A computed fold for a 101-nucleotide RNA from Gracilibacillus orientalis, annotated as SAM riboswitch aptamer (S box leader). Taxonomically the source falls in Gracilibacillus (Bacteria, Bacillati, Bacilli, Caryophanales). Its Rfam family is "SAM riboswitch aptamer (S box leader)". Rfam links the family to the GO term regulation of gene expression. The sequence was found by an Rfam model in a public genome assembly. Its mean pLDDT, the model's own confidence on a scale to 100, is 85.
RNA sequence: UUCUUAUCCAGAGAGGUGGAGGGACUGGCCCUAUGAAUCCUCGGCAACAGCUCCAAUGAGCAAUGUGCCAAUUCCAGUAGUGUGUAGCUAACAGAUAAGAA
Numbered sequence: 001u002u003c004u005u006a007u008c009c010a011g012a013g014a015g016g017u018g019g020a021g022g023g024a025c026u027g028g029c030c031c032u033a034u035g036a037a038u039c040c041u042c043g044g045c046a047a048c049a050g051c052u053c054c055a056a057u058g059a060g061c062a063a064u065g066u067g068c069c070a071a072u073u074c075c076a077g078u079a080g081u082g083u084g085u086a087g088c089u090a091a092c093a094g095a096u097a098a099g100a101a
Stems, first nucleotide, its partner, number of pairs: 001101008013042004021031003025077004043069003048065002050061004073093001078090004
């Protein structure tokens, strides 16, 4: 990097550094000098892997490997449904985990 499977309406931030961007892409709409990204420290959430119990479904735990800590993946994008600029459903895309090549 690609493929497979699962999940994505819940949850969880302070300090320092830095000094203008950030929210994947496009459009919208937001966040941001009352300080963006980045990096560091500490803290927390969750429970994919992991550990314990169980025949199993499942239940529990959080030392370890990841992940995450504005807004539903912020909303939409394609198709269907629908009187519909509403709403709903499915897919695509994206993210994360585990496995494989």